[in-house]
RNA sequence: GUGGUGGAGUGGGGCGGUCGCGGCUCGCCCACAGGGCGGGUCGAGGAAAGUCCGAGCUCCACAGGGCGAACUGCCAGGUAACUCCUGGGCGUCGAAAGGCGACGGAAAGGGCCACAGAAAACAAACCGCCCACAUAGGUGGGUAAGGGUGAAAUGGUGGGGUAAGAGCCCACCGCACGGCUGGUAACAGGCGUGGCAUGGCAACCCCCAGUUGGAGCAAGGCCAAAUAGGCAGCGAGGUCUGGCCCGGACCGAAUGAGCUGCGGGUAGGCUGCUGGAGGUAGCGGGUGACCGCUAUCCUAGAUAGAUGACCGCCCGGACGUGCAAGCGUUCGAACAGGACUCGGCUUACGGCUCCACCACCUUU
RNA sequence: GGGGCUGUAGCUCAGUUGGGAGAGCGCCUGGAUCGCACCCAGGAGGUCAGGGGUUCGAGCCCCCUCAGCUCCA
Numbered sequence: 001g002u003g004g005u006g007g008a009g010u011g012g013g014g015c016g017g018u019c020g021c022g023g024c025u026c027g028c029c030c031a032c033a034g035g036g037c038g039g040g041u042c043g044a045g046g047a048a049a050g051u052c053c054g055a056g057c058u059c060c061a062c063a064g065g066g067c068g069a070a071c072u073g074c075c076a077g078g079u080a081a082c083u084c085c086u087g088g089g090c091g092u093c094g095a096a097a098g099g100c101g102a103c104g105g106a107a108a109g110g111g112c113c114a115c116a117g118a119a120a121a122c123a124a125a126c127c128g129c130c131c132a133c134a135u136a137g138g139u140g141g142g143u144a145a146g147g148g149u150g151a152a153a154u155g156g157u158g159g160g161g162u163a164a165g166a167g168c169c170c171a172c173c174g175c176a177c178g179g180c181u182g183g184u185a186a187c188a189g190g191c192g193u194g195g196c197a198u199g200g201c202a203a204c205c206c207c208c209a210g211u212u213g214g215a216g217c218a219a220g221g222c223c224a225a226a227u228a229g230g231c232a233g234c235g236a237g238g239u240c241u242g243g244c245c246c247g248g249a250c251c252g253a254a255u256g257a258g259c260u261g262c263g264g265g266u267a268g269g270c271u272g273c274u275g276g277a278g279g280u281a282g283c284g285g286g287u288g289a290c291c292g293c294u295a296u297c298c299u300a301g302a303u304a305g306a307u308g309a310c311c312g313c314c315c316g317g318a319c320g321u322g323c324a325a326g327c328g329u330u331c332g333a334a335c336a337g338g339a340c341u342c343g344g345c346u347u348a349c350g351g352c353u354c355c356a357c358c359a360c361c362u363u364u
Numbered sequence: 365g366g367g368g369c370u371g372u373a374g375c376u377c378a379g380u381u382g383g384g385a386g387a388g389c390g391c392c393u394g395g396a397u398c399g400c401a402c403c404c405a406g407g408a409g410g411u412c413a414g415g416g417g418u419u420c421g422a423g424c425c426c427c428c429u430c431a432g433c434u435c436c437a
Base pairs, nucleotide, nucleotide: 001360002359003358004357005356006355007354008353009352010351013314014313015312016311017310018309019308021043022042023041024040025039026038027037028036029035030034045335049346050345052344053343054342055341056340057216058215059214060213064246065245066244067243069212070211071210072209073208074088075087076086077085078084089103090101091100092099093098104207105206109205110204111201112200113199126147127146128143129142130141131140132139133138155173156172157171158170159169160168174196175194176193177192178191180189181188182187220271221270222269223268230262231261232260233259234258237251238250239249240248241247278297279296280295281294282293283292284291285290315332316331317330318329319328320327321326365436366435367434368433369432370431371430374389375388376387377386383420391407392406393405394404395403413429414428415427416426417425
């Protein structure tokens, strides 16, 4: 220098000013509620998004048992918790840096494997090879080494053996089982035994292990306002523990619970509401995720939803002009905007900056 | 805030144990008719909403995204 891999940061440039909008606060004025004027201060994001997970918080007459359902699925750690993160193992892709992995079980059972092919799974002989018989084309038997089909064909390579063959026998590799060593573990290594049994699919049912009570700030609490518990029909059970059953709690037993329809009323305010598993810096522990201590900071709370416009200087980009310095015009962009709050994941995103690593080439 | 469904030809829709992408209407060409319609014969037309994964193989199974519809409070 070229190509590549992994990661981090920034987010409508910086400073100053004017007007406008929302919150809080101070002062003055009018004053019943409240309003006006002036000053100060704060005012969207890395994803505020999708709502895919996990929690905090709040409520449900403690949520008990069975069946079912959903989710998770190598090991260890982190965390309030997680399906997240970190480290490791194994598999796989890549020359490497590195990437990816829904990564328990197919000898409990069921199901599927189209077409092709002889055969797609307690088996099976199409071609070929070998033996015997008949010998004209064939018949009977042996054989999974070879051909052919397929995504997939009954361990692989080599040697012996045989009529031809075959784990039939042997060596190595693979596989299964047993114990040994290392490791917290997943797992790895080597030893012995076995001639090989067990095709694939579990993002098909299923089995194994584990987790899950439900609802959500329109949760919930308070105040104010409104009111006739109206009319008609059905009606003996109904409501809750939001899948079902048992169990449990409550309402009602015809003086009628409850359901349906029609009609009528209210639909305002306060709170929850932002200070929190919080941010930043330093030191310490840890490979790391992360944790501990100290210091320091306060940084939106709107309610149909508040952030916009302009001016001056500087910076940067593009275009025009010019030999150049410069001058003029224009732009500062993408995705997108809070609505109870956090931790993650996923998705969207113009431009700029930085770091680490790999390969090749060149120069010294 | 919470749940469900749909997306396949221009339109309306089928598509089941995962293996051929289809039907009706519409469109085009030819025939029939004096001509048109009906009718007869033939034909064209598809990113199965988009992307990724599982599988030998995906419209179908799984995940993410987009668009639309709907229910409850």